[in-house]
A computed fold for a 72-nucleotide RNA from Gopherus agassizii, annotated as transfer RNA. The sequence is in RNAcentral, with records from Rfam. It matches the Rfam family "tRNA". The source organism's lineage runs through Eukaryota, Euteleostomi, Amniota, Sauria and Gopherus. Its mean pLDDT, the model's own confidence on a scale to 100, is 81.

RNA sequence: GGGGGUAUAGCUCAGUGGUAGAGUGCUUGACUGCAGUUUAAGUAGUCCUUGGUUCAAAACCAAAUGCUCCUU
Numbered sequence: 001g002g003g004g005g006u007a008u009a010g011c012u013c014a015g016u017g018g019u020a021g022a023g024u025g026c027u028u029g030a031c032u033g034c035a036g037u038u039u040a041a042g043u044a045g046u047c048c049u050u051g052g053u054u055c056a057a058a059a060c061c062a063a064a065u066g067c068u069c070c071u072u
Base pairs, nucleotide, nucleotide: 001071002070003069004068005067006066007065010024011023012022013021018055025043026042027041028040029039030038049063050062051061052060
């Protein structure tokens, strides 16, 4: 230089065009002599950015940026 993949909660990841979820973490309570485990509740996202398509976009299209793989 050429061609792919990927970007969603603090972290790891789901999400087939119709108002975004799980696990884990964190906080509080219960339990315990204490701690841990267990359990209940709570907590958190302008879905990387810009534009386009659509009545409607996290999801489709284009570009930019970061990371990553292949190739030279």